About this RNA:
A computed fold for a 112-nucleotide RNA from Desertivirga xinjiangensis, annotated as SAM riboswitch aptamer (S box leader). Its mean pLDDT, the model's own confidence on a scale to 100, is 81. Rfam family: SAM riboswitch aptamer (S box leader). Its family is annotated with regulation of gene expression in the Gene Ontology. The model forms 94% of the base pairs in the Rfam consensus.

[in-house]
RNA sequence: AGCUUAUUCAGAAAGACGGAGGGACUAGACCCUACGAAGUCUUAGCAACCUGUGCUUACAAGGUGCUAAAUUCUAUCCGAAUCCGUACCCGGGAAUUUGGAACAGAUAAGUG
Numbered sequence: 001a002g003c004u005u006a007u008u009c010a011g012a013a014a015g016a017c018g019g020a021g022g023g024a025c026u027a028g029a030c031c032c033u034a035c036g037a038a039g040u041c042u043u044a045g046c047a048a049c050c051u052g053u054g055c056u057u058a059c060a061a062g063g064u065g066c067u068a069a070a071u072u073c074u075a076u077c078c079g080a081a082u083c084c085g086u087a088c089c090c091g092g093g094a095a096u097u098u099g100g101a102a103c104a105g106a107u108a109a110g111u112g
Stems, first nucleotide, its partner, number of pairs: 002111007013043005021032003026075004044067003049063003052059002071104001076101007083092003
């Protein structure tokens, strides 16, 4: 690398260096950015997965992680509403909105 499990609409930024991109990948949308992107460093903070203390759900010292926007949104599947068919049944699935699930990603712990 891979595999397993859990979480993933909450939360938390300043400074220095740097100098044009960034928001994981592909496509589209949208957004951030010379009033300074990525990255590196320092300090601060958030959180509570593991360890620790406490011993019943708290603390935040250690190991990670994180500090624009839901993992920025959509993409696949199953529904609902609108819609269309003369149409409260039934049918359709082009378009819009919306709920759930999955996939992928991220992080932690474990495995190897």